Model confidence (mean pLDDT): 84 of 100. c-di-GMP-I riboswitch aptamer from Mobilisporobacter senegalensis, 105 nucleotides, folded computationally. NCBI's taxonomy places the organism under Bacteria, Bacillota, Lachnospirales, Lachnospiraceae, Mobilisporobacter. RNAcentral holds the sequence, with entries from Rfam.
RNA sequence: AGAAUACAGGGGUAAACUUAUUGAAAGAUAAGGACACAAAGCUACAAGUCUAAGGGUAGUAUAAGCCAAGCCAGGCAUACUGCUUAUGAUGGUUGAGUUGCAUUU
Repeated sequence: AGAAUACAGGGGUAAACUUAUUGAAAGAUAAGGACACAAAGCUACAAGUCUAAGGGUAGUAUAAGCCAAGCCAGGCAUACUGCUUAUGAUGGUUGAGUUGCAUUU
């Protein structure tokens, strides 16, 4: 320096869930708590997955608002629902990059 993770020692992290905070949400942070993990240390570069505030689109509604109008019909705005989209998230989804303890070789 590289490889391996069977043995041994010292250890490390912390799933679900609960509470609080935060966020539109997915999620994140902290405390408790341990399902698991040889990088389950760190990094959003690539892919996958999750979310949809905002955008786009379709439909529905329309008492009231605006346009139009002799009347009806119509258009816009607004509200709701569906579909779609990441600039959001995920490192305990995979790959990649990078750093590291112990033992063996």